[in-house]
RNA sequence: UGCUGAGUCAAAAACUGGAUUUGGAGCGGAGGAACCAAUUUUUGGGGCGAAUCUCCUAUGGAGAAAGACACCUUCCAGUCUUAGCCCGUCAGCUAACUCCGUCGGCAUUGGAAGGAGAA
Numbered sequence: 001u002g003c004u005g006a007g008u009c010a011a012a013a014a015c016u017g018g019a020u021u022u023g024g025a026g027c028g029g030a031g032g033a034a035c036c037a038a039u040u041u042u043u044g045g046g047g048c049g050a051a052u053c054u055c056c057u058a059u060g061g062a063g064a065a066a067g068a069c070a071c072c073u074u075c076c077a078g079u080c081u082u083a084g085c086c087c088g089u090c091a092g093c094u095a096a097c098u099c100c101g102u103c104g105g106c107a108u109u110g111g112a113a114g115g116a117g118a119a
Stems, first nucleotide, its partner, number of pairs: 001107004008025002011022003026102006036092001044090001045087004052064005065082005071115007
């Protein structure tokens, strides 16, 4: 200076180096009526997340699908990823309402069309 991602911004306190704490704003997630949907509940079920599924010569591979790649969208090509964690027998949607998170990990992709912005 940028990328991924919700994960950024400002204020106050104390301290005087920055971190830390506090509640806010912004962003993100969960629970939760009517109506509607669903009735299949150990074959347990569910949530965050792109991170699932299928097949095989099966402890490793191959596909499909999904996701990321530097102003934005679409198309083409190229590269990479397809993890992990949580709830605890329980949750469809869901207005009012209630609760929670605001971490981490990294370092460059080109072409075309349209748009935006700047000079």
c-di-AMP riboswitch aptamer (ydaO/yuaA leader) from uncultured Crinalium sp., 119 nucleotides, folded computationally.
It matches the Rfam family "c-di-AMP riboswitch aptamer (ydaO/yuaA leader)". About the family: This family represents a conserved RNA structure found upstream of the ydaO and yuaA genes in Bacillus subtilis and related genes in other bacteria.
The RNAcentral record of the sequence draws on MGnify.
Taxonomically the source falls in Crinalium (Bacteria, Cyanophyceae, Gomontiellales, Gomontiellaceae).